[in-house]
RNA sequence: GGGCCUGUGGUCUAAUGGUAAGAUACCUCCCUCGCAUGGAGGAGACUCUGGGUUCAAAUCCCAGCAGGUCCA
Numbered sequence: 001g002g003g004c005c006u007g008u009g010g011u012c013u014a015a016u017g018g019u020a021a022g023a024u025a026c027c028u029c030c031c032u033c034g035c036a037u038g039g040a041g042g043a044g045a046c047u048c049u050g051g052g053u054u055c056a057a058a059u060c061c062c063a064g065c066a067g068g069u070c071c072a
Stems, first nucleotide, its partner, number of pairs: 001071007010024004018055001026042005048064005
């Protein structure tokens, strides 16, 4: 320098173009003498950035940025 893949709460992963879901962690309550386990509830992401297409974009297109991988 070129090809390909990935980018979504603190973390890990979902989501056919139609109001972003789950697990874990965190907070509160119940349970316990107390802790852990368990049960109930709550908060937390406008989806890497900027444009374009569309009635509507995490999703499709373009250009960047970051990471991974292969080639040189």

Predicted 3D model of a 72-nucleotide RNA (transfer RNA) from a Candidatus Aenigmatarchaeota archaeon. Its Rfam family is "tRNA". Rfam describes the family as follows. Transfer RNA (tRNA) molecules are approximately 80 nucleotides in length. The family's RNA type in Rfam is transfer RNA. The coordinates come from a structure-prediction model, not an experiment, and the mean pLDDT is 83. The sequence is in RNAcentral, with records from ENA.